[in-house]
Molecule: c-di-GMP-I riboswitch aptamer
RNA sequence: CAUACGACAUGGCAAACUUAUCGAAAGGUAAGGACGCAAAGCUAUAGGGCCUGAAGAUGGCAGCCAGUUUUCGAA
Numbered sequence: 001c002a003u004a005c006g007a008c009a010u011g012g013c014a015a016a017c018u019u020a021u022c023g024a025a026a027g028g029u030a031a032g033g034a035c036g037c038a039a040a041g042c043u044a045u046a047g048g049g050c051c052u053g054a055a056g057a058u059g060g061c062a063g064c065c066a067g068u069u070u071u072c073g074a075a
């Protein structure tokens, strides 16, 4: 130094739920709230998977795997 790994430090994010609002729904956004998270940062026709929908998704999900970038450095 790289990979793996996860003690410490500084920070960061925010599940369920509640309220408001948008949406047919899934779900999104804002505020509150913390179950958790080293990528719970980013990426959604153009990897897989899942959800909604009568169905096809031309609608959604990145807190499912994946891709990509990334803080610290004890054992």
Stems, first nucleotide, its partner, number of pairs: 005073002012037002017032006035063001041068003047065002049061003